[in-house]
Record summary: This is a predicted structure of a 72-nucleotide RNA (transfer RNA) from a Candidatus Zambryskiibacteriota bacterium. Its mean pLDDT, the model's own confidence on a scale to 100, is 81. Rfam family: tRNA. By type it is a transfer RNA.
RNA sequence: GGGCUUGUAGUUUCAAUGGUAAAACAUCGCUCUCCAAAAGCGAGGUUCCGCGUUCGAGUCGCGGCGAGCCCG
Numbered sequence: 001g002g003g004c005u006u007g008u009a010g011u012u013u014c015a016a017u018g019g020u021a022a023a024a025c026a027u028c029g030c031u032c033u034c035c036a037a038a039a040g041c042g043a044g045g046u047u048c049c050g051c052g053u054u055c056g057a058g059u060c061g062c063g064g065c066g067a068g069c070c071c072g
Stems, first nucleotide, its partner, number of pairs: 001071007010025004019055001027043005048064005
């Protein structure tokens, strides 16, 4: 320098062949307890960035950035 794959919540991962973004763990609150743990109930939090296509983009296209792999 070229090619391929990949980027979703603090972490690990789903997501409808484009149509309300989710689960588990974690965090916080409540219940329970003498206290705590465990257990139960509830809450907050997310699509790497920009542009484009579209009535509508996590999803499609282009560029950028990061990560992994391969070639030179």